Background: This is a predicted structure of an 88-nucleotide RNA (c-di-GMP-I riboswitch aptamer) from uncultured Nitrosomonas sp. Lineage of the source: Bacteria > Pseudomonadati > Pseudomonadota > Nitrosomonadales > Nitrosomonas. Model confidence (mean pLDDT): 85 of 100.

RNA sequence: CAGUAAAAAGGGCAAACUCUGCGAAAGCAGAGGGCGCAAAGUCACUGAUCUAAAGGGAGCAUAUCCCAAUGAUAGCAGGACUGCCAGG
Numbered sequence: 001c002a003g004u005a006a007a008a009a010g011g012g013c014a015a016a017c018u019c020u021g022c023g024a025a026a027g028c029a030g031a032g033g034g035c036g037c038a039a040a041g042u043c044a045c046u047g048a049u050c051u052a053a054a055g056g057g058a059g060c061a062u063a064u065c066c067c068a069a070u071g072a073u074a075g076c077a078g079g080a081c082u083g084c085c086a087g088g
Base pairs, nucleotide, nucleotide: 001087004086012037013036017032018031019030020029021028022027035075041081042080043079045078046077047076048073049072050071055067056066057065058064
């Protein structure tokens, strides 16, 4: 400098599922687990997706339905920031 042609070493992270807890839910946290991952490290800025609580509307209605992100996904993509070994 760059984030890739290959190989090596030390390793790192951890999907589904199970248990416990939190949450309205999506989902999150911890333990087990291991599908995968070279940024599967960090950040919801842009797009996308998920949920639909507060609130609003329909409704005889506490049923049910619709709208609704301020909730969530960084392991959906882009972007930003940082970065080990090897490499130039």